[in-house]
RNA sequence: AGAGUUUGAUCUUGGCUCAGAACGAACGCUGGCGGCAGGCCUAACACAUGCAAGUCGAGCGCUAAGCUACCUUCGGGUGGUGGAUAGCGGCGGACGGGUGAGUAACGCGUGGGAACAUACCUUUUAGUGGGGGACAACAGUUGGAAACGACUGCUAAUACCGCAUACGCCCUUCGGGGGAAAGACUUCGGUCGCUAAAAGAUUGGCUAAAAGAUUGGCCCGCGUGAGAUUAGAUAGUUGGUGAGGUAACGGCUCACCAAGUCUACGAUCUUUAGCUGAUCUGAGAGGAUGAUCAGCCACACUGGGACUGAGACACGGCCCAGACUCCUACGGGAGGCAGCAGUGGGGAAUAUUGCGCAAUGGGCGAAAGCCUGACGCAGCCAUGCCGCGUGAGUGAAGAAGGCCUUCGGGUUGUAAAGCUCUUUCAACGGUGAAGAUGAUGACGGUAGCCGUAGAAGAAGCCCCGGCUAACUUCGUGCCAGCAGCCGCGGUAAUACGAAGGGGGCAAGCGUUGUUCGGAAUUACUGGGCGUAAAGGGCGCGUAGGCGGAAAGAUCAGUCAGGGGUGAAAUCCCGGGGCUCAACCCCGGAACUGCCUUUGAUACUGCCUUUCUAGAGUCUGUGAGAGGAUGGCGGAAUACCCAGUGUAGAGGUGAAAUUCGUAGAUAUUUGGAUGGAACACCAGUGGCGAAGGCGACUUACUGGCGCAAUACUGACGCUGAUGCGCGAAAGCGUGGGGAGCAAACAGGAUUAGAUACCCUGGUAGUCCACGCUGUAAACGAUGUAUGCUAGCCGUCGGGUGUUCAGCACUCGGUGGCGCCGCUAACGCAUUAAGCAUACCGCCUGGGGAGUACGGUCGCAAGAUUAAAACUCAAAGGAAUUGACGGGGGCCCGCACAAGCGGUGGAGCAUGUGGUUUAAUUCGAAGCAACGCGCAGAACCUUACCAACCCUUGACAUAGAUAGUGUGGAUUAUGGAGACAUUUUCCUUCAGUUCGGCUGGCUAUCAUACAGGUGCUGCAUGGCUGUCGUCAGCUCGUGUCGUGAGAUGUUGGGUUAAGUCCCGCAACGAGCGCAACCCCUGCCCCUAGUUGCCAUCACGUUUGGGUGGGCACUUUAGGGGGACUGCCGGUGACAAGCCGGAGGAAGGCGGGGAUGACGUCAAGUCCUCAUGGCCCUUAUGGGUUGGGCUACACACGUGCUACAAUGGCGACUACAGUGGGCUGCGACAUCGCGAGGUGAAGCGAACCCCCAAAAGUCGUCUCAGUUCGGAUUGCACUCUGCAACUCGAGUGCAUGAAGUCGGAAUUGCUAGUAAUCGCGUAUCAGCAUGACGCGGUGAAUACGUUCCCGGGCCUUGUACACACCGCCCGUCACACCAUGGUAGUUGGUUUUACCUGAAGACGGUGUGCUAACCUUUUAGGAGGCAGCCGGCCACGGUAGGGUCAGCGACUGGGGUGAAGUCGUAACAAGGUAACCA
Repeated sequence: AGAGUUUGAUCUUGGCUCAGAACGAACGCUGGCGGCAGGCCUAACACAUGCAAGUCGAGCGCUAAGCUACCUUCGGGUGGUGGAUAGCGGCGGACGGGUGAGUAACGCGUGGGAACAUACCUUUUAGUGGGGGACAACAGUUGGAAACGACUGCUAAUACCGCAUACGCCCUUCGGGGGAAAGACUUCGGUCGCUAAAAGAUUGGCUAAAAGAUUGGCCCGCGUGAGAUUAGAUAGUUGGUGAGGUAACGGCUCACCAAGUCUACGAUCUUUAGCUGAUCUGAGAGGAUGAUCAGCCACACUGGGACUGAGACACGGCCCAGACUCCUACGGGAGGCAGCAGUGGGGAAUAUUGCGCAAUGGGCGAAAGCCUGACGCAGCCAUGCCGCGUGAGUGAAGAAGGCCUUCGGGUUGUAAAGCUCUUUCAACGGUGAAGAUGAUGACGGUAGCCGUAGAAGAAGCCCCGGCUAACUUCGUGCCAGCAGCCGCGGUAAUACGAAGGGGGCAAGCGUUGUUCGGAAUUACUGGGCGUAAAGGGCGCGUAGGCGGAAAGAUCAGUCAGGGGUGAAAUCCCGGGGCUCAACCCCGGAACUGCCUUUGAUACUGCCUUUCUAGAGUCUGUGAGAGGAUGGCGGAAUACCCAGUGUAGAGGUGAAAUUCGUAGAUAUUUGGAUGGAACACCAGUGGCGAAGGCGACUUACUGGCGCAAUACUGACGCUGAUGCGCGAAAGCGUGGGGAGCAAACAGGAUUAGAUACCCUGGUAGUCCACGCUGUAAACGAUGUAUGCUAGCCGUCGGGUGUUCAGCACUCGGUGGCGCCGCUAACGCAUUAAGCAUACCGCCUGGGGAGUACGGUCGCAAGAUUAAAACUCAAAGGAAUUGACGGGGGCCCGCACAAGCGGUGGAGCAUGUGGUUUAAUUCGAAGCAACGCGCAGAACCUUACCAACCCUUGACAUAGAUAGUGUGGAUUAUGGAGACAUUUUCCUUCAGUUCGGCUGGCUAUCAUACAGGUGCUGCAUGGCUGUCGUCAGCUCGUGUCGUGAGAUGUUGGGUUAAGUCCCGCAACGAGCGCAACCCCUGCCCCUAGUUGCCAUCACGUUUGGGUGGGCACUUUAGGGGGACUGCCGGUGACAAGCCGGAGGAAGGCGGGGAUGACGUCAAGUCCUCAUGGCCCUUAUGGGUUGGGCUACACACGUGCUACAAUGGCGACUACAGUGGGCUGCGACAUCGCGAGGUGAAGCGAACCCCCAAAAGUCGUCUCAGUUCGGAUUGCACUCUGCAACUCGAGUGCAUGAAGUCGGAAUUGCUAGUAAUCGCGUAUCAGCAUGACGCGGUGAAUACGUUCCCGGGCCUUGUACACACCGCCCGUCACACCAUGGUAGUUGGUUUUACCUGAAGACGGUGUGCUAACCUUUUAGGAGGCAGCCGGCCACGGUAGGGUCAGCGACUGGGGUGAAGUCGUAACAAGGUAACCA
């Protein structure tokens, strides 16, 4: 510090996810030691048991046991000592410890303040005199189950009460008045001395007062969550006066008076939460948190209340109410772990009912001491941090084993073993601290130290597709599973599971959860708003924010210095202590803050004075569809009357509905008919803030520009809330209504057509008044100001001038274009540039601008505006393609023009389907279907049935035995394979002559053979196709952030990316063309088997023979054609057109040749091959059957339907080819297929070989003398075999068919059509395939349309690329959510009722020790009781609000293959979209 993920790729926006750190954690697997820390985050749920607050005899009375003195009736008594238990009394139980429920508050933090209190402590001053009456304990009686009481009687005090005294204190009317106390101990000194008492000193108390310290109470500034879908709240409320009350100020309380007080700088309400020092994270700013430690607050079962006290409204005190639990004799009582342990419960989850007061601290005490679950320690837990160990060295035969393998090896791996060492930790034995100033040690025989033995007791977890370090094999087969995101898995998974190997961390490792970071993804530091989310529809304007120039004053902001504070701990720095570290200690710095003080005065603020550049006013002038009002005009539509006139009109793609013989349409006058809109002018022209405004004209009126002077003197800019304006549609009331026209009706179209088209047609559109308040209200661009190159138009005004050419200037409105900006597109003085001020708005997509709530509205609805849930994207711009029922240019038998076919018939052949034991398999639009198959009777053959073989029909290797070979043949069984067997011929190769080597046969054993079994979607190779279409690319350069572009586009031209010109391109490659072959003309060379002109022979008349090589021809080599020449055209080019010459002319004709790529195209059944599968079978052999089936459908063909023909007769002319298991002349037999005999020929020699269309005659339009299917009989040939299942022949039979619907195909010249011939395969079988020649046409105006293709351009939401993408209803499943009759609960509030305890007030005829008096008693004072207001719980009634459930219901979301349509993306087939 970044990375992954939207796309075919790119840039950008933007979300999601990851890598880091952290934790009071939990879970999974694993687990050696130690140190330091931490340990109920949930039920402030309920608690058994024990402990957690007592202490003082030096305050007091009484007193048990024990000890002791004396007395004794020996039972005991008295005194002393002693001090247990309980009591009176004092101090402490308000600290310490726990918890975080409540609390959004002066609660906390920070800094100040004045009207207070403060036990114990310190200092100072004064005092401590003299009396009195009780109550516990105790004793007795008595109630009760208990808890706990009641009555009578006795008694002490540092308990209680008067009196005296009063420096200071308090009150005061300034005269005066008021208020205290307590003693005890020691025996140090002295006095008296029997007992006993008194005085002093000391210690420590007590009283009053002053001061300090400490602690606490109160007040204030500032800071300290969320929600406006909470906007108004408040009656003791705000203030005053007076009184009361308090320690103290104060509505704290009360009476009266006034009507205030808080709030948009967020009151009130709702909800959440203890706050802080700090902790975690972060570069920081921030964000999140508030465990442990420390400060403050609040609470103590829930609610209320006071008492005591210095201090409480009191965790281990009291009273009352409530809930719960317990005891009970049923009458009554008891209790409060949010103290330490512990229990139950809850929960993913959190420890021992331990030891000790030795240390530190606290309470009491004079002290000893007692108490102390505070605290110090130990126990449990890998919960965290830190440290250590599980060994070290050597060791290659690179062991064995495992795994992989290309079978060679590699790897695990110096790893192990082995050898040589060490002993940290743990174990065992010994010794043994510090913590303790004099004593005292829980920890603890602990830490540490010494010794002993032995490598001994001690390694796991996660990961290995990318991010992200680390790879192979097997298993599995969209299954099982993984997954943080992208995504893996459908038979070759580095992604699942296992193994081997590797990587990471390590006593831990992973997972889950949470926080910060990355995230500049809320942007203060540090983001944005034309198109990605985002400018309010527009203006006016309030608060607020911001604000021109000069001078003076002030010092609030600001800046500087000083002071106070900012607790400690933490963090940081420097030291130090535990062996190090974690941890701890010391010092420093820091705590960025607040307060205060002194100073500075530039800037901002405030105040004063001035200025004119901003803003405004006066004057003159100008343009304008600016607004609103009343008139008025012409054209047109429609309607009405009338005339002319006749059969249609209208409408459409075509029609129909409709109108018309009752006279339409058309045409011509007229209308005192009506309504609405204003052609031309008209213009990226004008005006307005926007919406918007268009004939002419009257009066009214707003704004703006320009010119020039004068005036005011910052009066300005922006603008939350607010107010106003605001298209169309819509609503209300009343008018109006020509045309148009939702709804609606009809006609068409269509599969349907609730649409598009047509005919009608109502609201509405128009006017007035009122409402609505929204639009893609758009420049998708808020307003204002300043600055920053220009050029060209145009509107309004002004100035100048050479006076209509122009120049300058101000204000508007457009186009282009620098700098700059932008993701790009683009913007560019009218900014989207550079800046300033203010406002509005955005923060992934969907859900949703929806629900609920509020406000507004008559309604429609508008506005404000979520969440659950769901996805990993959704977007913007640009790029390359592909596509378009987009455009332009061009080509092709693509159409058109022609000729002939297919589709109808019969047959052949292939396919589908069906059938079958099997009908083997493959091929599937073009580009499968006379295709693989250049030829299935057996074989082929892969299929089926039956039978047989198992190292195998075939290859290599081992052992043993035999033989050294191959072929023909007999017989038996059998369907045959096979098994058994006879006879004959021959005797393998090499040889070093050795059964030596090889070979062969049989048997045995194992490796293996074998597979037309699967996967063409694992592959090679080969092939088809677009397409013989003209394209496809590269290097360098340039442009672009980039994908990419340029080149390759453009203007011409070509069959062609062919060539020329131009051009930020210049070149090059694969294609095109040419080079190759055939053919067309000529020449040369060469003539046998070919040829025969000339010469000769022969007569068998055939180049037959001699001879020749001229010609034909054969087959080698050359020539020839290049737009070369001429004319025209074109741009002076490339080229095109015409012409000449030429056998051939513009590529002469034909072939071979197939760029980059596309179709996961075809082929595992040609071959090769990975993987998988079978192995007495999915291999091998044999016989028979099948591939030849047959209701049917399709493709490709053949033959026909006839006279351009059939039949008969006659007769001429080819060219490819093929031939010895062959072609076979010729002769002969047969009607014929063919048979028999047989010459020649391995072929320019012989043979196949007859060419056929042709010519002549006949038939005369018929199902025929057409057509030949089908069938019968008889044959021929091939072959082991012709039944299933061959071809051919003869005779007989003589079907359909009379030119073929929709549709569809081939062909542009030696072509189509037509005619025959040959060959491969092959024993035989050809209508197929591949070739050959003969005869030999028609037509092409042209490129609008169909199909395919090329180039350019355009749109795109497509990229699996239109066979694309994609929308909505319905049906099904699941999920969350809204509404809902109601129902349940929480919370809050109003009114009223009730009124425990309690304090306060009143009363107090009952009761009453201290004081007083004039004393049988009375008074003062007090108590009980009663009354009053206040008040908790509770009750009744009614509101508000929140939550749960809810029959039914609404939409929403999600879900491999459901239904219906086709809305959107291309002109998406009616352009789309907004209201």